[in-house]
c-di-GMP-I riboswitch aptamer, 96 nucleotides, folded computationally.
RNA sequence: AUAGUUGCAACGCACAACCGUCGAAAGGCGGUGCCGCAAAGCUACAGGGGCUAACUUGCCGGGUGCAAACCGGCGACAUGCCAGCCAGCCGCCAGA
Repeated sequence: AUAGUUGCAACGCACAACCGUCGAAAGGCGGUGCCGCAAAGCUACAGGGGCUAACUUGCCGGGUGCAAACCGGCGACAUGCCAGCCAGCCGCCAGA
């Protein structure tokens, strides 16, 4: 110096929960933070997987003189999200 392995010390990150805030939701951001992490750093149409369903749309019911608008229920749908699910990329400290 390179490769792999480990995480006692230092440094770093921060789950759940709670508070504030944005959002229809999933979820994001800020604060506190005890789960945990040796990549829990970065990458989300253009690898897989997962979450949500506003818009749109189908069916049913209400609505209407008949319709339509509109309202409710159930389903489909990502243009919305998740990298702390796998994956890809880059890489710090210490010890052996």
Its Rfam family is "c-di-GMP-I riboswitch aptamer". Rfam describes the family as follows. GEMM was predicted in a large-scale screen for bacterial structured RNA regulatory elements. The sequence was found by an Rfam model in a public genome assembly. Of the family's consensus pairs, 100% are formed in the model.